[in-house]
């Protein structure tokens, strides 16, 4: 100093892909049975944004991994919203790379 790259805080925006199937557990609703009746027991059917396991399919924007030019010199360094899908995710919410505004720190070029 019309204060760069950057870091932090608050607020805003922010994509994709299964509310998949099976089994077991748990829970709920309704009906039946024994029972005088209630509670409880037992049994059948249906349901569940619940839990566990397994299977198949899918997504890329937490994180992670790979490389072109180039540089070093014989296998190293080496970017991304590219590629992979280990991890993560596949209703909404949460999360979310990246980005915008404001504030704070800092002081590069000139």
């Nucleotide at each position: 100093a019309u204060g760069a790259u950057u870091a932090c805080a608050a607020g805003g925006g922010g994509a994709g892909a299964g509310a998949u199937u099976a089994u077991g557990g748990g829970g709920a609703a309704u009906g039946g049975a024994a029972g005088c009746a209630a509670a409880g027991u037992u049994u059948a059917u249906u349901c569940c944004g619940c839990c566990a396991u397994a299977a198949c399919g899918c997504c890329g924007a937490a994180g992670g991994a790979g490389c072109a030019a180039a540089c070093a010199a014989u296998u190293g360094u080496g970017a991304a919203u590219c590629u992979c899908u280990c991890a993560g995710g596949c209703a909404a919410a949460c999360a979310g790379a990246c980005u915008c505004u404001u504030g704070u720190a800092g002081g590069a070029c000139g």